[in-house]
């Protein structure tokens, strides 16, 4: 220096042009003598960022920024 993937909840990760979801995790009841478990309810994210297209972008475009993988 070049290509080529990724960036979304506290982590793993899914989503799709019409103001985002699962598991774990966390919290509060119930159950238990207590604890785990095992049910219920809920908290948590304006999607890296900026610009462009669109009525309308998390999603397309394109430029940065962070990581990874190959080449040289």
């Nucleotide at each position: 220096g070049c290509g080529c993937c990724c960036g979304u909840a506290g982590c793993u990760c899914a989503g799709u042009g019409g103001u985002a979801g699962a598991g774990c995790g966390c919290u509060u009841c119930g159950u238990u003598g207590a604890c785990a478990u095992c049910g219920a309810a809920g908290a948590g994210g304006c999607c890296c960022g900026a610009a462009g297209u669109u009525c309308a972008a998390u999603c397309c475009u394109u430029c940065g920024c962070g990581g990874g993988c190959g080449c040289a």
Predicted 3D model of a 72-nucleotide RNA (transfer RNA) from Candidatus Niyogibacteria bacterium CG10_big_fil_rev_8_21_14_0_10_42_19. The coordinates come from a structure-prediction model, not an experiment, and the mean pLDDT is 81. Rfam family: tRNA. By type it is a transfer RNA. The organism belongs to Candidatus Niyogiibacteriota, within Bacteria.